[in-house]
């Protein structure tokens, strides 16, 4: 260098063209407790950057960047 995956609230994770971006845990704040933990409610947070197709993009195209894996190459 070539080629294949991946990138989504703090962490883990669903969503593969159309809903307000779904869930768990963690964070708050109420509730329960004598307290604390458990448990209930409710909140708050997220699609790596850029550009294109689209009426419409987290999804499909492209480069870019950042990880992995593999192949060659050099030692």
């Nucleotide at each position: 260098g070539g080629c294949c995956c991946c990138a989504u609230a703090g962490u883990g994770a669903a969503g593969u063209g159309g809903u307000u971006a779904a869930c768990a845990c963690a964070c708050c704040a109420g509730c329960c407790u004598u307290u604390c933990a458990c448990g209930c409610u409710g909140g708050c947070g997220a699609c790596g950057c850029g550009g294109g197709u689209u009426c419409g993009a987290a999804u499909c195209c492209c480069g870019c960047u950042g990880g992995g894996g593999u192949c060659a190459c050099c030692a």